[in-house]
RNA sequence: GAGGCUGUGGCACAAUGGCAGCGCACCCCAAGUUGUCGUGGGGAGGUUGCCGGUUCAAGUCCGGCCAGCCUCA
Numbered sequence: 001g002a003g004g005c006u007g008u009g010g011c012a013c014a015a016u017g018g019c020a021g022c023g024c025a026c027c028c029c030a031a032g033u034u035g036u037c038g039u040g041g042g043g044a045g046g047u048u049g050c051c052g053g054u055u056c057a058a059g060u061c062c063g064g065c066c067a068g069c070c071u072c073a
Stems, first nucleotide, its partner, number of pairs: 001072007010024002013021001018056001026043005032037001049065005
C1' cells in the first nucleotide's frame, strides 16, 4: 500500500428495514443463612465507533473516515 471481518449499557453478546434486548456485574426489597453467600422480586444504566446518503421508517442498506483483528504485497 491492497483486500476481508468486526465495532451495540461496565463486560460478553442478540435484534427480518418497523417499540434497542438477554446474561453477568451494579442499586433496592423479601424470606433464608455463621456469612461479604446463594435464591426470588423490582430498578437504573445506550443518542448502536464518527460524518453524510437512501427510505414513511436505518443497529440493519449505500459512501467516506477512525479503531481493532486477519490475509496479501